This is a predicted structure of a 74-nucleotide RNA (c-di-GMP-I riboswitch aptamer) from a Desulfobacteraceae bacterium. It was read from a public genome assembly, where an Rfam model found it. Its mean pLDDT, the model's own confidence on a scale to 100, is 84. The source organism's lineage runs through Bacteria, Pseudomonadati, Thermodesulfobacteriota, Desulfobacteria and Desulfobacteraceae.

RNA sequence: UUUUGAAAAAGCAAACCGACUGAGAGGUGGGGGCGGAAAGCCACGGGUCUUGUCAAGAUAGCCGGGUUGCCGAA
Numbered sequence: 001u002u003u004u005g006a007a008a009a010a011g012c013a014a015a016c017c018g019a020c021u022g023a024g025a026g027g028u029g030g031g032g033g034c035g036g037a038a039a040g041c042c043a044c045g046g047g048u049c050u051u052g053u054c055a056a057g058a059u060a061g062c063c064g065g066g067u068u069g070c071c072g073a074a
Base pairs, nucleotide, nucleotide: 002074003073004072005071012035016031017030019028020027021026034061040067041066042065044064045063046062047059048058049057050056051055
């Protein structure tokens, strides 16, 4: 560097509860742990969702793509 795996170690974190926030979908923090091998990041393409201004917004743990990375094995 490439391929591959998730046993261990590290890390992330669903539903739900509660606080704050938003018009809403939703988001942020705490608890919690369903689960992932990028469940890290990016709204580029598709899908789905929201709506006060038909124009905006959300979703990366929906799929694809881009990019960065921990541990082990070859």